Model confidence (mean pLDDT): 83 of 100.
The part of an RNA shown here (large-subunit ribosomal RNA, domain I) has 509 nucleotides and comes from an uncultured Candidatus Berkelbacteria bacterium.
Its Rfam family is "Bacterial large subunit ribosomal RNA". Gene Ontology terms of the family: ribosome and structural constituent of ribosome.
It was read from a public genome assembly.

Context: one part of a larger RNA
RNA sequence: UGCAUGUGAUGGAUGCCUUGGCGAUCACAGGCGAUGAAGGACGUGACAGCCUGCGAAAAGCUCCGGGGAGCUGGCAAAUGAGCAUUGAUCCGGAGAUGUCCGAAUGGGGAAACCCGGCCCGCAAGGGUCACCGCCGCCUGAAUACAUAGGGCGGAGGGAGCUAACCCGGUGAACUGAAACAUCUCAGUAGCCGGAGGAAAAGAAAUCAACCGAGAUUCCGCUAGUAGUGGCGAGCGAACGCGGAAGAGCCUUGCUGUCUUUAGCCGAUGUCGUAGUGGAACGCUCUGGAAAGGGCGGCCGCAGUGGGUGACAGCCCCGUACACGAAACGACGCCGGUGGAACUAAGUCAGCGACAAGUAGGGCGGGACACGUGAAAUCCUGUCUGAAGAUGGGGGGACCAUCCUCCAAGGCUAAAUACUCGUGAUCGACCGAUAGUGAACCAGUACCGUGAGGGAAAGGCGAAAAGAACCCCGGAAGGGGAGUGAAACAGAUCCUGAAAUCGCAUGCAU
Numbered sequence: 001u002g003c004a005u006g007u008g009a010u011g012g013a014u015g016c017c018u019u020g021g022c023g024a025u026c027a028c029a030g031g032c033g034a035u036g037a038a039g040g041a042c043g044u045g046a047c048a049g050c051c052u053g054c055g056a057a058a059a060g061c062u063c064c065g066g067g068g069a070g071c072u073g074g075c076a077a078a079u080g081a082g083c084a085u086u087g088a089u090c091c092g093g094a095g096a097u098g099u100c101c102g103a104a105u106g107g108g109g110a111a112a113c114c115c116g117g118c119c120c121g122c123a124a125g126g127g128u129c130a131c132c133g134c135c136g137c138c139u140g141a142a143u144a145c146a147u148a149g150g151g152c153g154g155a156g157g158g159a160g161c162u163a164a165c166c167c168g169g170u171g172a173a174c175u176g177a178a179a180c181a182u183c184u185c186a187g188u189a190g191c192c193g194g195a196g197g198a199a200a201a202g203a204a205a206u207c208a209a210c211c212g213a214g215a216u217u218c219c220g221c222u223a224g225u226a227g228u229g230g231c232g233a234g235c236g237a238a239c240g241c242g243g244a245a246g247a248g249c250c251u252u253g254c255u256g257u258c259u260u261u262a263g264c265c266g267a268u269g270u271c272g273u274a275g276u277g278g279a280a281c282g283c284u285c286u287g288g289a290a291a292g293g294g295c296g297g298c299c300g301c302a303g304u305g306g307g308u309g310a311c312a313g314c315c316c317c318g319u320a321c322a323c324g325a326a327a328c329g330a331c332g333c334c335g336g337u338g339g340a341a342c343u344a345a346g347u348c349a350g351c352g353a354c355a356a357g358u359a360g361g362g363c364g365g366g367a368c369a370c371g372u373g374a375a376a377u378c379c380u381g382u383c384u385g386a387a388g389a390u391g392g393g394g395g396g397a398c399c400a401u402c403c404u405c406c407a408a409g410g411c412u413a414a415a416u417a418c419u420c421g422u423g424a425u426c427g428a429c430c431g432a433u434a435g436u437g438a439a440c441c442a443g444u445a446c447c448g449u450g451a452g453g454g455a456a457a458g459g460c461g462a463a464a465a466g467a468a469c470c471c472c473g474g475a476a477g478g479g480g481a482g483u484g485a486a487a488c489a490g491a492u493c494c495u496g497a498a499a500u501c502g503c504a505u506g507c508a509u
Stems, first nucleotide, its partner, number of pairs: 001508009015494001016459002020430002022427007029419002031161002039101003042055003046079001049075003061095006070083003106115003116129005131158002134154006165196001166194005176183001180230001206213002217244005227235002248411003253351004258346001263337004268332006275323003281296005297314002299303001305317003360384008370396001391406005446453002466493001469480004
């Protein structure tokens, strides 16, 4: 030095576990905000670093309920001082307080800071003052009436945030065409505006085919069909059929009439936001421990699930089932009031009204599955421009016949889309290099001027019983003793693979 065996060290794979994720089903909710949001800064505890809670009334205050013995949140013990059957801590409902920033709104500003006016007050302090829009009154130009503008007063609408879904405006490129220009990707992504719990659409100037149907939306077919297409790549209907759901209506004005809805008051039911009751087991053996084995029982409208020193229907929490609200909320129903006194709407009758720079056309575009094509239909930048129900539109150039409908005003539930969130339940989903980036104080540490990028890191034990005391040592660390079933479970502590490094022994050199 090599090989082998044994025994260790290092290391953290593997197995087992799960507080965290992922996916789904059902129900709820679908908004918050000038009564100052979302999100933050700074404070706040007896001692207080971080998290959580809260706001100078600061881990909290008041009231009303629930509950019933301990409590003063967590990491996280100890000490101290307290509270509590005169009902605390805790849980639910309703209030109060709520610094500063932030739409941020008195002015400014490099967010959490600086500086003001006016009113009240001795002071401390409190209130108010942005902009746009709305209503009323006053005033008032060019310019006579007027209008614009200005002033005052009032009410309190808007503003900002928010995961996806929705509607509108605007609108790419990579890519595909095996290059590329029409085309495609795609009216997609992005950006902007707006709204709702859904949105949009919607009651035929629709289809159909000489038979007829009867608003819209969504799904399954029709059908990858008919078409369209450098007839390339590709794009791609409708009629009709079957389902889900189903609902139809209104009119500006005047007059009359009558009755509802909302609203308000009262009563009541169901549900939600705390909760309550809730059946039935013992002995023995092994063991550190019984829920395991043996023996004998019991309950079940409850043998879903979790915990307990190993595997528990009957030990604990629960589960089936049955109950429960002072307060607040949701929905439903009943009674009263009520021709309106704030806001808003309706029935019936009479009179009145029946959509013009519109339809259509030319030029240029866009949308229709349809790329200008034989191109109907819809929209319109520009130029034009009818008829008036004896009328007008459509039926894929166009014309006739025939059929069908009535544009140029408006409203409309359901079936449909989505899930930031709440509750319940589930999984031939993951199990710490997996599953969210994040099981752990993670959008943290750290990186970057910035936009932005973005980790690693779980496990003693049933219980800390977390090793008193002695010894070596400055300590670290270790040896005894002790705890424990186990300490080669000793605190970066379950298991403890491999690479790698020792020690002992044998053999070889």